The RNA shown here (SAM riboswitch aptamer (S box leader)) has 143 nucleotides and comes from Candidatus Kuenenia stuttgartensis.
The sequence was found by an Rfam model in a public genome assembly.
The model forms 97% of the base pairs in the Rfam consensus.
NCBI's taxonomy places the organism under Bacteria, Pseudomonadati, Candidatus Brocadiia, Candidatus Brocadiaceae, Candidatus Kuenenia.
[in-house]
RNA sequence: CACUCAUCCAGACCAGCCGAGGGCCGGGCCCGACGACGCUGGGGCAACCACGCUGAUCCGAUCCCCCGAUCCGAUCGACGCAGGUGCCAACUCCCGCGGCCGUUCUUCGCGCUCAUGUGAGCACGAAGGCCGAAAGAUGAGUC
Numbered sequence: 001c002a003c004u005c006a007u008c009c010a011g012a013c014c015a016g017c018c019g020a021g022g023g024c025c026g027g028g029c030c031c032g033a034c035g036a037c038g039c040u041g042g043g044g045c046a047a048c049c050a051c052g053c054u055g056a057u058c059c060g061a062u063c064c065c066c067c068g069a070u071c072c073g074a075u076c077g078a079c080g081c082a083g084g085u086g087c088c089a090a091c092u093c094c095c096g097c098g099g100c101c102g103u104u105c106u107u108c109g110c111g112c113u114c115a116u117g118u119g120a121g122c123a124c125g126a127a128g129g130c131c132g133a134a135a136g137a138u139g140a141g142u143c
Stems, first nucleotide, its partner, number of pairs: 002142007013042005021031003025096004043088003048084002051080002054077005060071004092135001097132005106127004111122004
């Protein structure tokens, strides 16, 4: 690098250095000379893995007349801890692809019909909501 699984609306900032962009891309919307982004130091958040303790279920083994007891293992959890990671603007900042609902009123776009100097009607789509996919991030594992 590739693949698999899980999670992604919670949470957590100070100091020093640097000095103009940053939030991947497009659109939007934000952050930023009251110094962002980045780097360093300290602090913190969380609990994926590890570790400890423990509950339920199941397989097996031993003891046992039975009831049952003990032990190994597996799966799923509760609690603790903080060793390995991770993280500390905005839901992964929002949308981008697909599906469903809504589309009464209002606005906009496109098309059609009618009437005609400027309107009426209809259909589709957008402005709304929900779900999913893709991509990405993090962890654990496989090669």